[in-house]
RNA sequence: AGAGUUUGAUCCUGGCUCAGAUUGAACGCUGGCGGAACGCUUUACACAUGCAAGUCGAACGGUAACGCGGAGAGAAGCUUGCUUCUCUCCGGCGACGAGUGGCGAACGGGUGAGUAAUACAUCGGAACGUGUCCGCUCGUGGGGGACAACCAGCCGAAAGGUUGGCUAAUACCGCAUGAGUUCUACGGAAGAAAGAGGGGGACCCGCAAGGGCCUCUCGCGAGCGGAGCGGCCGAUGACUGAUUAGCCUGUUGGUGAGGUAACGGCUCACCAAAGCAACGAUCAGUAGCUGGUCUGAGAGGACGACCAGCCACACUGGGACUGAGACACGGCCCAGACUCCUACGGGAGGCAGCAGUGGGGAAUUUUGGACAAUGGGCGCAAGCCUGAUCCAGCUAUUCCGCGUGUGGGAUGAAGGCCCUCGGGUUGUAAACCACUUUUGUAGAGAACGAAAAGACACCUUCGAAUAAAGGGUGUUGCUGACGGUACUCUAAGAAUAAGCACCGGCUAACUACGUGCCAGCAGCCGCGGUAAUACGUAGGGUGCGAGCGUUAAUCGGAAUUACUGGGCGUAAAGGGUGCGCAGGCGGUUGAGUAAGACAGAUGUGAAAUCCCCGAGCUUAACUCGGGAAUGGCAUAUGUGACUGCUCGACUAGAGUGUGUCAGAGGGAGGUGGAAUUCCACGUGUAGCAGUGAAAUGCGUAGAUAUGUGGAAGAACACCGAUGGCGAAGGCAGCCUCCUGGGACAUAACUGACGCUCAGGCACGAAAGCGUGGGGAGCAAACAGGAUUAGAUACCCUGGUAGUCCACGCCGUAAACGAUGAAUGCUAGGUGUUGGGGAGCAAAGCUCUUCGGUGCCGCCGCAAACGCAUUAAGCAUUCCACCUGGGGAGUACGUUCGCAAGAAUGAAACUCAAAGGAAUUGACGGGGACCCGCACAAGCGGUGGAGCAUGUGGUUUAAUUCGAAGCAACGCGAAGAACCUUACCUGCUCUUGACAUCCCAUUCGAUAGAAGGUAAUGCUUCUAGCCCUUCGGGGGAAUGGAGACAGGUGGUGCAUGGUUGUCGUCAGCUCGUGUCGUGAGAUGUUGGGUUAAGUCCCGCAACGAGCGCAACCCUUAUUGUCAGUAGCCAGCAGUUAGGCUGGGCACUCUGAUGAGACUGCCGGGGAUAACCCGGAGGAAGGUGGGGAUGACGUCAAAUCAUCAUGCCCCUUAUGAGCAGGGCUACACACGUGCUACAAUGGCGUAAACAGAGGGAAGCGAAGGAGUGAUCUGGAGCAAAUCUCAAAAAUAACGUCUCAGUUCGGAUUGUAGUCUGCAACUCGACUACAUGAAGCUGGAAUCGCUAGUAAUCGCAGAUCAGAAUGCUGCGGUGAAUACGUUCCCGGGUCUUGCACACACCGCCCGUCAA
Repeated sequence: AGAGUUUGAUCCUGGCUCAGAUUGAACGCUGGCGGAACGCUUUACACAUGCAAGUCGAACGGUAACGCGGAGAGAAGCUUGCUUCUCUCCGGCGACGAGUGGCGAACGGGUGAGUAAUACAUCGGAACGUGUCCGCUCGUGGGGGACAACCAGCCGAAAGGUUGGCUAAUACCGCAUGAGUUCUACGGAAGAAAGAGGGGGACCCGCAAGGGCCUCUCGCGAGCGGAGCGGCCGAUGACUGAUUAGCCUGUUGGUGAGGUAACGGCUCACCAAAGCAACGAUCAGUAGCUGGUCUGAGAGGACGACCAGCCACACUGGGACUGAGACACGGCCCAGACUCCUACGGGAGGCAGCAGUGGGGAAUUUUGGACAAUGGGCGCAAGCCUGAUCCAGCUAUUCCGCGUGUGGGAUGAAGGCCCUCGGGUUGUAAACCACUUUUGUAGAGAACGAAAAGACACCUUCGAAUAAAGGGUGUUGCUGACGGUACUCUAAGAAUAAGCACCGGCUAACUACGUGCCAGCAGCCGCGGUAAUACGUAGGGUGCGAGCGUUAAUCGGAAUUACUGGGCGUAAAGGGUGCGCAGGCGGUUGAGUAAGACAGAUGUGAAAUCCCCGAGCUUAACUCGGGAAUGGCAUAUGUGACUGCUCGACUAGAGUGUGUCAGAGGGAGGUGGAAUUCCACGUGUAGCAGUGAAAUGCGUAGAUAUGUGGAAGAACACCGAUGGCGAAGGCAGCCUCCUGGGACAUAACUGACGCUCAGGCACGAAAGCGUGGGGAGCAAACAGGAUUAGAUACCCUGGUAGUCCACGCCGUAAACGAUGAAUGCUAGGUGUUGGGGAGCAAAGCUCUUCGGUGCCGCCGCAAACGCAUUAAGCAUUCCACCUGGGGAGUACGUUCGCAAGAAUGAAACUCAAAGGAAUUGACGGGGACCCGCACAAGCGGUGGAGCAUGUGGUUUAAUUCGAAGCAACGCGAAGAACCUUACCUGCUCUUGACAUCCCAUUCGAUAGAAGGUAAUGCUUCUAGCCCUUCGGGGGAAUGGAGACAGGUGGUGCAUGGUUGUCGUCAGCUCGUGUCGUGAGAUGUUGGGUUAAGUCCCGCAACGAGCGCAACCCUUAUUGUCAGUAGCCAGCAGUUAGGCUGGGCACUCUGAUGAGACUGCCGGGGAUAACCCGGAGGAAGGUGGGGAUGACGUCAAAUCAUCAUGCCCCUUAUGAGCAGGGCUACACACGUGCUACAAUGGCGUAAACAGAGGGAAGCGAAGGAGUGAUCUGGAGCAAAUCUCAAAAAUAACGUCUCAGUUCGGAUUGUAGUCUGCAACUCGACUACAUGAAGCUGGAAUCGCUAGUAAUCGCAGAUCAGAAUGCUGCGGUGAAUACGUUCCCGGGUCUUGCACACACCGCCCGUCAA
């Protein structure tokens, strides 16, 4: 210090979430030791039991208990006067229960209910009190009467009460005195006390004890001061809500009185009517306040446990008494609730003291020890009391420290996990060797905390004093809860001691298995639907470590409430506009003042805490000492720049005056023409109106049209304009009256009079409301007609409120420039509007200056878009407003309104986004341009029939599987009778039909034959390995065991490869540069042109790559070379067949060249690219055809071509065999064939191809058969032989429009061929049969030239089986004006809330 999350990506706004620190915590798992702290945050809920406040006999009467002493009596022992025991008496002594009295109990301890100010913090103040303590002054004389205890009765269950009697005091009363005190009329008056103890020579009293007397100490009374403490008053500070705006009657003040320790409405009487409040009164909610604690860089924010100060409270509410002090936690009285006792009549109690119990709760300890220390109460003291306190116990609750070993140790053991099977990792980790002993265990020793007080001796102060008291020195000496604890030493021994969370990103740390949107995880984003680093487990790793995680909570990050330190054109946010009180801010200059401000000083700011330095516990936590700090407040002094205040001056702000000017500024009255509608009359006749098309409507009762006249209401064409005016809303014919504001010029006057503005007041479009008018047109509602699936709409015909006027309400709008008002400053250019000035050659032009209104543009700003002197720039002042989206401008409350409604304005709940600007795509029933058999123009089809074939569906034991819009459907399949074959039924095999390895045996395997089987070495018979250097090697079979084989089983959404498609469309990108914060842009856009991102020109781009084109093949022309199996012009022969000799001219074949390049000419174009026309040429503008398929898209197709990860089967999902099925058939679809006929069918005879195939082959001639075919076997591995006949065509004949001499399905019979085998289920032939069908609805397909159409031929596959497929040639058209429209595509542009990208997104209702 940041990070994740909105998007395809980007920048911004903005929320949510995380990483940090912390806690009086709780929960889960785990747990060795010690130190120091902390420990009911919830029910201020209820409490059993014990303890927590007593003490003084040196105040008193006394003697219940204990001890001592004395006296008496009795008993025992016996050394006959001693000891012991028992009883009685004596307060005599030590002491002391209860009582009187004194002091204390108002402290200490607990809790935070109440309290928003009678509290607290800080700083001040005056009208007070004060026991004990300290200093000073004075006094302490003399009397009296009671009441407890006690005794004797009585009442009551008890608590307790009551009657009578005795008695003491430092208890009570009051006489005297009065320094000082109080009161006063200044003469005076009032008002005190208590004794106790220690010591003592003489004297006095007394029987004695003792007292007087002297002295010391303690006490008592009166007063003046002090210290400390307390009471009271003021200022300032510190929570929330205005959906709480008015509150208050002792209220505010005065006079008088009372009351108090004291001031005061504190209380009362009278008088006045004040007082508080927008700087937030009152009311409501919440809350003890502070030092401080946590966090934070700080400013702040949150909190107020422990420790410390103050306050409040003590079962709840109220009240006083006593006292120095209380309205009193362990006191009293009353009332209430609750609990307990009771003899029912009455009584008792108050843990928010320490322990402890119940309850509540996620949750918080022992009914411990001691007064040894510190402190407190009483006491002269010893001492007693002290749940204050000091200690111990429990709890990982927190903080701190220590340990759980250290060093060596590799063939990197075993085991675990992973694995590409090679290894890797756990891991020097372990084992093993050597060593150490903290903690723990056992034993031994053993503290500090203790100083006092006391006793003795001495010194000193006071004093007459060797008393007493105070101070000091020395000696002596009592006291420890903790605790036999800290600590030290010794012994044995690695011995006694590691977990928790996490491992997708944020965030350090990865693999395997299981699971399969299940189980589960999750702080946010999000994981999981069969290969999950995100679930669960394991291995490994990371982090922390006696802890670790989770939950809760606070601050931080969050500049996400912004004082430091934010915003408001479009993200949330400028009020609709103006005026204006309070408030805030305010021009130049002089003087004064000193409120603000500034400076140093003084006081205070408790201690603790934090910080710095040091010290003590072995260290640390912790504790102690010193310092600094404590931003604050107050006091007094100084300064006079700045702000304020007072006084004076100025004119630049503001205003006034004078002059000129523009204007739909406002209000009132009047007036004008055009148009619309209506009315009357005339002319006139059949329609008018309306629409995309119609209909409703109007019209023969005379409409529309047209002419004349009239009525009424509303609005003002042209001018007219990003022109004018106004604060905004808004304002438009013309004239008159009244009236507001503005601009310019001038510089005469005033002299800061200003700016902004919460609340307030006024204005405020349209619609709407009220009352009364008015109503031509238009027109919500409504009616009808259309449209439509529907149409409560859009369109049409009507039509009422309303629109208009007057008056009164309403008070809102995308009331927008989505931009508050004011002032100053900051480049310009160009329009327009109002005014002024200057110049000139003057209907004008040029320059300049103020005011308004537009456009462009620099700096600057901005997330970008954009704004840019009319700022969204740079600054100042004031106001309004915002703080994630939804819920919601909703609910409730209040105010306003006649109502409609307006204003103000939440929460629960819910989401992780919502949003702005810009980018790239895709998309649009947006635009522009262009292309394509895309449409159009044509030709021929499909869709109707029969059949063939594929698919769906159905059926079936099985009808194997895949392909699914274009881009599945004569597709995989270039060919299912068996095989194929993957499917079904049945029967067999289990290391296997196929591969490698091992062992044993054997040379048989293999071939042939026979038998059997549905089939297989299943059985029988016969024959029978190779090489050799003789060591062996190779091969094969059988048997056996296991590794393994095998799978057309799954996943094409795990993959490779291959393929389809957009599309042979012209596109797709990169480097460098430049622009942009960035995604990206530019290049690739633009002007032309092209089939083309083809080329040219221009250009912040310059180049390049993949595509296009070309290079390749073929075809069209031709040269050269070659000349058999091809050819034959000329020559010769000939059986008449290029057959032969011969030849290679021609055809042809096949190798190599040439040729075409817009090269030439004319025109157009920009002098370009290129286009048009022409010449020449076999061919002309890529000549025709083919191959060639950019970046990518479709999770496109294929695991069944092949390969392959993972999963699954393993006597079966593998392998073999037979039969069946893939060929089924109410039906639906696709692709084809044949037809429906005369451009035809049939018959007869005749002609012309190309490209291919051929040895388990093609098969000639000849012969047989009506034919399929058979026979035959010449020739040919083919420019030689053969398939092989080309067919349409042409010629002749016939048929004559018909279900036919068209058409051939179907069926019967008889055959042929292939093949182990044609039943399921082949093709062909002959004869016979002769179905549908007479040109095909909606719809739809192909084709632009050697093309469509038509005709036949060949080949692959193949034993056989094409109407399919792939090729080949023959004959051979029509049409294209053109690009409006349909479909597809390309480029540019525009909109977008889409990005899975329009088959998108998304709204409402209903249902689940």
Record summary:
The RNA shown here (small-subunit ribosomal RNA) has 1408 nucleotides and comes from an uncultured bacterium. The coordinates come from a structure-prediction model, not an experiment, and the mean pLDDT is 84.